[in-house]
C1' cells in the first nucleotide's frame, strides 16, 4: 500500500477470505536465566478451618496476678499495706459509615460536564471569643438465689465515672415583633436598633498539658436543584389519579407531591411518550490517517450491593460486608423443649469451566484506628510464593580449520547437498557451580530489616547446565525424493488426492520467528462494504402508481436594527494517572521519577458584524390574480346516428355449408349455407389518423348540447415573497376479482366434443358458462415503464411538428422571417459534423444519464423471502408493513471472441436434381460382432473399423492353449578364474522333440606377453508381443486440396478484443481489381517438379525388310485471354479466329494454423510400473480355419445385347538365375519328360479377352446359374485329417433382377473384358496395386438433403444444443414457522391473610396491654408478555449418477414476461389489460 476468488476471456457492480495491530486469555508441541507487571472473564452458586476493627488505667468502680514491704504461722501457707508494673471482664468514651471486595440490580441527575443551592449539614483538626458554677437518682461488674443441655437468661440486693437527670449564669446563639442601611428583577439575604421568650459544660494527670461547653470563622467532606450528553428496538403508539398544577398542614439538616386533606384538570409524546430489551458509569484502554469503530480487566474518582425481601435504632455520618428486629430459602448443633450461621474481606476447599495462584513471612517501611506516651490493632500495605499469562532484558559460545572425512539425501552417475557445519587447535566465561566479601531502603539522637546473606562485587573450575516451534502451490518468504492413489487425508480463500501429488504421510534441504511458536475465540484495520469526511438508485441491489397537501427542511432584491448562530481575544474550570516532548534513576530495558505540553469541552466577560437567523421599512425579476381571443379523444350527464355482426319473420334456391397443414366434431331435405326484403337487440365507433392532441398519472377517438377543470399565448395591469419540497394524512387509481339489481349481440376463462400426440388436463377446430355492458359499492395491484421523483437556474447547433403572438406583404389569405410554449428526431442521401461533458460499457446530450442548490423517496452479496409471526385494511380474494435460523462464493450488468439455432442473406461440392450401373433377396469368398471353446493371440470399432494392421497362419509365422524340458538362460556386452581331458565331428541308447545318458575320432594359433580364440564356472547383466496410445517420439487417418490461418508497424476501444482479412465486382482459389485507418508481411492458393498429348533436333544397341519414317532415350519449342468483337472503371467475362492442344488441356506429387486426450507401447524407439527355475526361453501337438445367428466388402450369377461349339484379329504396362522356361514328345487334363535361349527392347512367362465370322439352343429352373457331395488324380512341401491349390468323371442346390433403405460415376469417365505384378515352397487372391481394349447417357436448376465457406442476428451455451435448464414425486440430513396440548419464567392489576417497625387512638399507677392504617413475604384469580417441549400437518435449504415430463434459455419450435382469475400429476395452459427487457 494491497492480494486472492465470478469469466473461454474483459471491463463494472458486489460479496466471501486473507497479510496488520491488540487480548485478565484458553488449548497443542516446546522450555535456560533475570526483572517488572498481571492471575475465576463462568455459578452475586455451597462453603470446614484460621485470621481480617479495636484501643484508652492520664474517665470509672471492684478482682486477679507480680514486686517490694509488716504481721501471724500448724512453716504447707494466711491477711493487710504500697506501686515503678501486668491482666482479662465490665461501665463509659472515641473508632467501627474508613479500609478492604463484587458488578446483582439500575437507561436513572446513575454516571461525565457545567453552574446553582439567598433551600442545606458536617464528629475528629487549625484559628479566634467567652465560659467550665451547684446538686441528685441510678444501672452493669460484684453477691445470693434460680431456669436451660445448650445459647441464654430470670428474680433480689450494693457501687464508681468525663455514664444519666436536674438548677444556675450566658454579650454572641435559635425562634418573634419593630425600625433604619446594603444587595438582590423578585422571592428574599446581610448587617445594625430596641424589645420578649428560651438553651451549656466533665473531668483527668506524671503539672508539661489533654479534655468539657456555646457562639463565629477556616479547612475538608457531604445532601440536593439546574443545562447538556449517555445502548438497540415503532412487528411497543399513544400513557398517566399522587398524575400535573395551586392552598393549607406534616416531615427533613434543607427545597420538593416527599406525605396528607381539599381544590383545579392537568402533564408528558414523533425531537420518540409508555412499553420491551440489554447494561455499573467516567478518566482511559485497543486500533485507525483521521473521522470513528470496539471496550470499561489491572490503576484513579463515581454509584450500587453484602445469603433473599422488609424495617428501624445508635451515630456528626449509615438505613450500617464481619451490628440490631421480622420474614423466607438453604446449612449446621441439639437431651427434640430449643438455639446458631452469613469468605462479593487474606488464603484455602467443593462445584461449575476450555480456563485464573499460597490454608506463605513482617508490621521493618507507607498509611490508618485509639492512646498524653510508650504502645496495641492492621490478610490495608510492605514483600516472598506459584504459572513463559504478558512485556523488557541476556544466555545456549568465539576464532581457525577442506582429504570439502564419515553419514544422510538428491542425482543427468559426471557430481551436487547438509557444509567451516562435524572432528580437530587455540581462545573467552555472560550463564552455571563453589569459595569469600556484602549494600541502599532508617525517617528520629539512640534503637528498629519482613524481603535477605537477597542485589552486587570479587576468586576458582569448566565449552562446560541450556533450542524449539510453525512453514514451503498462489496469496506468502521458503522444494525436492519416497509412499499413498478422489483412498487415507489437507484447506483461512481459490483449491489439493482418481499411478509420475513442489497441496496427503515420512524423509532431506530451505524459509519465518525463537524461550517460544502455531492454534482457537474476540475487537479494531484493510472495508469508501453505512459514504460527515467518503458511496449509490435508466440496463448491476435500489425512485414511491400519481397528485393534493400538514409538520419539518430550504428559500429573492434593498435599508435599519439586533448579535442568537458565526469569528477574535482575555480569564474560570476541564483530579492524579494514562498518552507525547524533554530531562533524571535503576549496568541497558521493560519499569519508575521531574518538568512541559496536551485534555480539541463548558462557563464569565470585552470586541467584530460579511453571512444565516430574529424585528422593523421598502421593492418586483419568483409566485398568484384580472382582462383578451385562440387549441385540444380533459371530464360529467343527456339526446341522436350510421356501417357491420347475431337473431326472428317472409320471399327466391338446392344440397351442400363450415373449418384446417390435413380432418373431424358441428351446421343442413323439419330446406341450411347463398341471396332479397322488413324487424329486433346488445356492443363498438371504420375513413379523418399523424414520430398528432389533452390530463398529476391511471387514460381519453361516432356526431350535437349542459354544466365542468387545466394549459398555453399576447397586451397592460393588481397584490407584494404570498415560493420549492414534503414524513404522516387524504383523494385519484387499467385488467382482472368481489356484492347488489340490470343487460348479454359478438368475443369468452371454466366446461363438453373433434383433431394432433407416446401422452397432450396444451398450441388447431366446433360450441360455450363467468365475464366482458349499465347503474350504485368494494378491491388498491400491473413490465402502474422513460424501468430515469420533485423544483430552480447554467451549458454549440440543425431539422421536423402542434398552439399562441409578432413582423412583412397583400383587397384578403399562403409563402417567409422571428419569438413563447409543447411534441419528437440527428438514421439514409449529404458539403459539414450526435459539440463539450457525463457513463462499467450500452447510451444519455436544453425533454441530460452534463454542471449546480434545495426537499422527498429507496439500496447495501445471493437464496430462505416480498415469504413467517405480529399488527391495520378488506365480504372474500387478497394487500401494507416485514424478519430470522440456515445454506452459498458467488448472483449480477455491459461488452469481446467463438459455438448453436425447427434465425436471415449470399457461394460452393456427383451434395441434390437429371442420368448409368450396383448393394439391401440367392449361393460362395472374405472381415467383423456375438457365441463356443483348453485356446478359438493380439488391435482396430459413426463418417474416420470391419478383402483393415496381414502385400498372402498346413510346421514356422505365432504373440493363444495343453504337455514335456532349460536356468547367465536361444541371441549380446564387461570383468575375473579355470581351460588342451576344451571346441568340433561320427555314434549308440531313452525320448513326440527338445533335451538328457554314452562312446569313438580329433586333440589349437602364437609376434611367446597366459596375448588370441574357444568352452565351463561366477559376478555385473540379460529378455519380456507383460501394463499404461490419458506420460511420450515418430507415423498415420478425418475435416479437406477445403480457402482457409497469422504476423510486424501503425490506428480504434479503459479493456477482452477489433482494423489489416469487412464492402462493391470477380476467381476454381484470402485469385485478382476497386474502395478503404490501415501499411506490408508469412503459412497455405496458384506457378517451380513428374507422367501424358504435338512438333523440332540429336542419338540409334537389343525394336522395325528399308527410311527424313515407327519405335525408344534425351534436349527444345509450344497456350500467355497473345490476337479480333461485345459488355465492364478494372480486373475479368462471353464469342470468335488460329492451333495437336484454349482459357487451371488431362492426371500425379504437394495436405496451412489446428480439430477429434482421434489410431498406433504389437512395426519401430522410448519414461514409469510389473516379471525373474517366469509374464523369460526351447520343443511337439492344438488354436488363430469353431457356427444357431447379425452386419460390412465382393464374386457368380438368375440369361438370347445370352450359353454352347468352330474358325479369325487386335494390346500395355510388367516378372524372370535356389528364376522364366522355348522346340519337341507323353497325358482327356492338371501336369509330367526333356533341355534350347535368357541376368533379358535379344530368350522366356505369352494364346490377351470381350470384339467379327459360321453354327447351335427357341424361353424352360432351361445346352441358365454353377453351390454342394462322391471317385479318380496333379503339383508343392519334412509333413496337405484338422487346413493347400489345381485336373478330369459323375452330382446339379439357391436363385427368373431383389423390402425398407442405400452407393459409385460429368469423358476416354461411367460400364463391360481380359493382362500384368507384389507378397509366394505352395495357396485358400473373387483381395490389392497397376496395365490396356471397347465405350456411353445426363445436368433444366439451386427449393429440399448432407457437407463446407464469408457476413449478419439472437443467446441464461463456452466440457460449447449429444449443451444449459424447470417443477412435481421417491430416499436422507438440518433450521426455522403453525400446531390440540403440556411445563415454567418475568412485570403487574384485583382480592384474602398480615411479621418486624411506623403513625393514629383508647386503656392502664407503671412495666405494658389492645385496637384502626399502612406494610414484606404467602394464598387465591382472570388475563398479558416472554421461553421451552408436542402427536401431526404444510412449506424451505441441500445432498456424484433414482422417476415423470420439457416450462424457459435459438423465432427454444405456442415470442417471453407483469399483474388478476380459472383450471391442470408437474413444469405449466387458458382468459383478460398491461410492457418490450
Nucleotide at each position: 500500500a494491497g492480494a486472492g476468488u465470478u469469466u473461454g476471456a474483459u471491463c463494472c457492480u458486489g460479496g466471501c477470505u486473507c497479510a496488520g495491530g491488540a487480548u485478565u486469555a484458553a488449548c497443542g508441541c516446546u522450555g535456560g536465566c533475570g526483572g517488572c507487571a498481571u492471575g475465576u472473564c463462568u455459578a452475586a452458586g455451597g462453603c470446614a478451618u484460621g485470621c481480617a476493627a479495636g484501643u484508652c488505667g492520664a474517665a470509672c468502680g471492684a478482682a486477679u496476678u507480680g514486686c517490694u514491704u509488716u504481721u501471724c504461722u500448724u512453716c504447707g501457707g494466711a491477711a493487710g499495706a504500697u506501686c515503678a508494673a501486668a491482666u482479662g471482664a465490665g461501665u463509659g468514651g472515641c473508632a467501627a459509615a474508613c479500609g478492604g471486595g463484587a458488578g446483582c440490580g439500575g437507561a436513572a441527575c446513575a454516571c461525565a460536564u457545567u453552574g446553582g443551592u439567598a433551600a442545606c449539614u458536617u464528629a475528629c483538626c487549625u484559628c479566634g471569643a467567652a465560659g467550665u458554677c451547684g446538686u441528685g437518682a441510678a444501672c452493669a461488674a460484684c453477691c445470693a438465689u434460680u431456669u436451660g443441655a445448650a445459647a441464654a437468661g430470670a428474680u433480689g440486693g450494693c457501687u464508681a465515672a468525663u455514664a444519666c437527670a436536674c438548677g444556675a449564669u450566658a454579650u454572641u446563639g435559635a425562634u418573634c415583633u419593630u425600625a433604619g442601611g446594603u444587595c438582590g428583577u423578585a422571592a428574599g439575604a446581610c448587617u445594625c436598633u430596641a424589645g420578649a421568650u428560651u438553651g451549656a459544660a466533665a473531668g483527668g494527670u506524671c503539672c508539661g498539658c489533654c479534655g468539657c461547653u456555646u457562639c463565629g470563622a477556616g479547612a475538608a467532606a457531604g445532601g440536593c436543584c439546574u443545562a447538556u450528553g449517555u445502548c438497540c428496538u415503532a412487528u411497543c403508539a399513544g400513557c398517566u389519579a399522587g398524575u400535573u398544577g395551586g392552598u393549607g398542614a406534616g416531615g427533613u439538616a434543607a427545597u420538593g407531591g416527599c406525605u396528607c386533606a381539599c381544590c383545579a384538570a392537568g402533564g408528558c409524546u414523533a425531537c420518540g411518550a409508555c412499553g420491551g430489551g440489554u447494561a455499573c458509569c467516567g478518566g482511559g484502554c485497543g486500533u485507525g490517517a483521521g473521522a470513528g469503530c470496539g471496550u470499561g480487566g489491572c490503576c484513579c474518582g463515581g454509584c450500587u450491593c453484602a445469603c433473599u425481601g422488609g424495617g428501624a435504632c445508635u451515630g456528626a455520618g449509615a438505613u450500617a460486608c464481619u451490628g440490631c428486629c421480622c420474614a423466607g430459602a438453604c446449612a449446621c448443633c441439639u437431651a427434640c423443649g430449643g438455639g446458631u450461621g452469613g469468605c462479593u474481606g487474606c488464603a484455602g476447599u467443593c462445584a461449575a469451566g476450555a480456563a485464573u495462584c499460597u490454608u506463605c513471612c513482617a508490621c521493618a517501611a507507607u498509611g490508618g484506628a485509639c492512646g498524653a506516651a510508650a504502645g496495641u490493632c492492621u490478610g490495608a500495605u510492605g514483600g516472598a510464593g506459584c504459572a513463559a499469562u504478558g512485556c523488557c532484558g541476556c544466555g545456549u559460545g568465539g576464532u581457525g580449520g577442506a582429504g570439502g572425512a564419515a553419514g544422510g539425501c538428491c542425482u543427468u552417475c559426471g557430481g551436487g547437498u547438509c557444509g567451516u557445519a562435524a572432528a580437530c587447535a587455540c581462545c573467552u566465561u555472560u550463564u552455571a557451580u563453589a569459595a569469600g566479601g556484602g549494600a541502599c531502603g532508617a525517617a528520629c539522637a539512640a534503637a528498629u530489616g519482613a524481603c535477605g546473606g537477597u542485589a552486587c562485587c570479587u576468586u576458582a573450575u569448566g565449552a562446560a547446565u541450556a533450542a524449539g516451534g510453525g512453514g514451503c502451490u498462489g496469496c506468502u518468504a521458503a522444494u525436492c525424493a519416497c509412499g499413498u492413489g478422489c483412498c487415507a487425508g489437507c484447506a483461512g480463500c481459490a483449491g489439493c488426492g482418481g499411478u509420475a501429488a513442489u497441496a496427503c504421510g515420512u524423509g532431506a534441504g530451505c524459509c519465518c520467528c525463537g524461550a517460544g511458536c502455531g492454534u482457537u475465540a474476540u475487537c479494531c484495520g484493510g472495508a469508501a462494504u453505512u459514504a460527515u469526511u467518503g458511496g449509490g438508485c435508466g440496463u448491476a441491489a435500489a425512485g414511491g402508481g400519481u397528485c393534493u397537501g400538514u409538520a419539518g427542511g430550504u428559500g429573492g432584491u434593498u435599508u435599519a436594527g439586533u448579535u442568537a448562530g458565526u469569528c477574535a481575544c482575555a480569564u474560570g474550570u476541564u483530579a492524579a494517572a494514562u498518552c507525547u516532548u524533554c530531562g533524571g534513576g535503576c549496568u541497558u530495558a521493560a519499569c519508575c521519577c521531574g518538568a512541559a505540553a496536551c485534555c480539541u469541552g463548558c462557563g464569565u466577560g470585552u470586541g467584530a458584524u460579511a453571512c444565516u437567523g430574529c424585528u422593523a421599512a421598502a421593492c418586483u425579476a419568483g409566485a398568484g390574480g384580472a382582462c383578451g381571443g385562440g387549441a385540444g379523444a380533459g371530464g360529467u350527464a343527456g339526446a341522436u346516428g350510421g356501417a357491420a355482426u347475431u337473431g326472428c319473420u317472409g320471399g327466391u334456391g338446392u344440397a351442400g355449408c363450415g373449418g384446417u397443414a390435413a380432418a373431424a366434431u358441428g351446421c343442413g331435405u323439419u330446406a341450411a349455407u347463398a341471396u332479397c326484403a322488413g324487424c329486433a337487440a346488445g356492443a363498438a365507433c371504420a375513413c379523418c389518423a399523424a414520430a398528432g392532441g389533452c390530463g398529476a398519472a391511471g387514460g381519453c377517438a361516432a356526431u350535437c348540447u349542459a354544466c365542468u377543470a387545466g394549459a398555453a399565448c399576447g397586451u397592460u395591469u393588481c397584490u407584494g415573497a404570498c415560493a420549492c419540497u414534503g414524513a404522516a394524512a387524504g383523494a385519484c387509481g387499467a385488467a382482472a376479482g368481489c356484492g347488489u339489481g340490470g343487460g348479454u349481440a359478438g368475443c369468452g376463462a371454466a366446461u363438453g366434443g373433434g383433431a394432433u400426440u407416446a401422452g397432450a388436463u396444451a398450441c388447431c377446430c366446433c360450441a360455450g358458462u363467468a365475464g366482458u355492458c349499465c347503474a350504485c359499492g368494494c378491491c388498491g395491484u400491473a413490465a402502474a415503464c422513460g424501468a430515469u421523483g420533485g423544483a430552480u437556474g447554467c451549458u454549440a447547433g440543425g431539422u421536423a411538428u402542434u398552439g399562441g403572438g409578432a413582423g412583412u406583404u397583400u383587397c384578403g389569405a399562403c409563402c417567409c422571417u422571428c419569438u413563447c410554449a409543447g411534441u419528437g428526431c440527428c438514421g439514409c442521401u449529404u458539403a459539414a459534423a450526435c459539440a463539450a461533458g457525463c457513463u462499467a460499457a450500452c447510451g444519455c446530450g436544453u425533454u441530460a444519464a452534463g454542471c449546480a442548490u434545495c426537499c422527498c423517496g429507496c439500496c447495501u452479496g445471493u437464496g430462505a423471502a416480498g415469504u413467517a409471526c405480529g399488527a391495520u385494511c378488506g365480504c372474500a380474494a387478497g394487500a401494507u408493513u416485514a424478519a430470522a435460523a440456515c445454506a452459498u462464493a458467488a448472483a449480477g450488468g455491459a461488452a469481446u471472441a467463438g459455438a448453436c439455432g425447427g434465425g436471415g442473406a449470399c457461394c460452393c461440392g456427383c451434395a441434390c436434381a437429371a442420368g448409368c450401373g450396383g448393394u439391401g433377396g440367392a449361393g460362395c469368398g472374405u472381415g467383423u460382432g456375438g457365441u463356443u471353446u483348453a485356446a478359438u493371440u493380439c488391435g482396430a470399432u459413426a463418417c474416420u473399423a470391419a478383402g483393415c494392421g496381414a502385400g498372402g497362419a498346413a510346421c514356422c509365422u505365432u504373440a493363444c492353449c495343453u504337455g514335456g524340458g532349460c536356468u547367465u538362460g536361444a541371441a549380446a556386452g564387461a570383468u575375473a578364474g579355470c581351460u588342451g581331458c576344451a571346441a568340433g565331428c561320427u555314434u549308440u541308447c531313452c525320448g513326440a522333440a527338445a533335451g538328457g545318458a554314452g562312446a569313438g575320432c580329433c586333440g589349437c594359433u602364437u609376434u611367446c606377453g597366459a596375448a588370441g580364440g574357444u568352452g565351463c564356472u561366477a559376478u555385473c547383466u540379460a529378455g519380456g508381443u507383460g501394463c499404461u496410445g490419458c506420460a511420450u517420439g515418430g507415423u498415420u487417418g478425418u475435416c479437406g486440396u477445403c480457402a482457409g490461418c497469422u504476423c510486424g508497424u501503425g490506428g480504434c476501444g479503459u479493456g477482452a478484443g477489433c482494423u489489416g482479412u469487412u464492402c462493391c465486382c470477380u476467381u476454381a482459389a484470402g485469385u485478382g481489381g476497386g474502395g478503404u485507418a490501415a501499411c506490408g508481411a508469412g503459412c497455405g492458393c496458384a506457378a517451380c517438379c513428374c507422367c501424358u498429348a504435338u512438333g523440332u533436333c540429336g542419338u540409334g544397341u537389343u525394336a522395325c525388310a528399308a527410311g527424313u519414317g515407327u519405335c525408344a532415350c534425351g534436349a527444345c519449342a509450344g497456350a500467355c485471354u497473345g490476337c479480333c468483337u461485345u459488355c465492364g472503371c478494372a480486373a475479368g467475362a462471353a464469342g470468335g479466329a488460329g492451333g495437336a492442344a484454349g482459357g487451371c488441356g488431362g492426371g500425379g506429387a504437394u495436405g496451412a494454423c489446428g480439430u477429434c486426450a482421434a489410431a498406433u507401447c504389437a512395426g519401430c524407439a522410448u519414461g514409469g510400473c510389473c516379471c525373474u527355475u517366469a509374464c523369460g526361453u526351447c520343443c511337439a501337438g492344438g488354436g488363430c480355419g469353431a457356427c444357431a445367428c447379425a452386419c460390412g466388402c465382393g464374386c457368380u450369377a438368375c440369361a438370347a445385347u445370352g450359353g454352347c461349339c468352330g474358325g479369325u484379329a487386335c494390346a500395355a504396362u510388367g516378372g524372370g538365375u535356389a528364376g522364366c522356361c522355348a522346340a519337341g514328345g507323353c497325358g482327356c487334363a492338371a501336369g509330367c519328360c526333356g533341355g534350347a535361349g535368357c541376368c533379358a527392347a535379344u530368350c522366356c512367362c505369352a494364346c490377351a479377352a470381350a470384339a467379327c465370322c459360321g453354327g447351335u439352343c427357341c424361353c424352360a429352373g432351361u445346352u441358365c446359374a454353377g453351390a454342394u457331395c462322391g471317385g479318380a488324380g496333379u503339383c508343392u512341401g519334412c509333413a496337405a485329417c484338422u487346413c493347400g491349390a489345381c485336373u478330369c468323371c459323375g452330382u446339379g442346390a439357391a436363385g427368373c433382377c431383389g423390402g425398407a433403405a442405400u452407393c459409385g460415376c460429368u469423358a476416354g469417365u461411367a460400364a463391360c473384358g481380359g493382362c500384368a505384378a507384389a507378397u509366394c515352397a505352395g495357396c485358400c487372391a473373387c483381395g490389392u496395386u497397376g496395365c490396356c481394349g471397347u465405350g456411353a447417357a445426363u445436368a433444366c436448376g439451386u427449393u429440399c438433403u448432407c457437407g463446407g465457406g464469408u457476413c449478419u442476428u439472437g443467446u441464461a451455451c463456452u466440457c460449447a444444443c449429444c449443451g444449459c435448464c424447470c417443477g412435481u414425486c421417491a430416499a436422507g440430513u438440518c433450521a426455522a414457522g403453525g400446531g390440540a396440548g403440556u411445563c415454567g419464567g418475568u412485570a403487574a392489576u384485583a382480592c384474602c391473610c398480615g411479621a418486624a417497625c411506623g403513625u393514629c387512638g383508647c386503656c392502664g399507677u407503671a412495666g405494658g396491654g389492645c385496637g384502626g392504617c399502612g406494610g414484606a413475604a404467602g394464598g387465591u384469580a382472570g388475563g398479558a408478555c416472554u421461553g421451552a417441549u408436542a402427536a401431526c400437518a404444510g412449506g424451505g435449504a441441500c445432498u456424484a449418477a433414482g422417476u415423470c415430463g420439457u416450462a424457459a434459455c435459438a423465432a427454444g419450435g405456442c415470442a417471453c414476461c407483469c399483474g388478476u382469475a380459472g383450471c391442470g400429476g408437474a413444469a405449466g395452459c387458458u382468459g383478460u389489460g398491461g410492457g418490450u427487457g
Molecule: small-subunit ribosomal RNA
Organism: Candidatus Uhrbacteria bacterium RIFOXYB12_FULL_58_10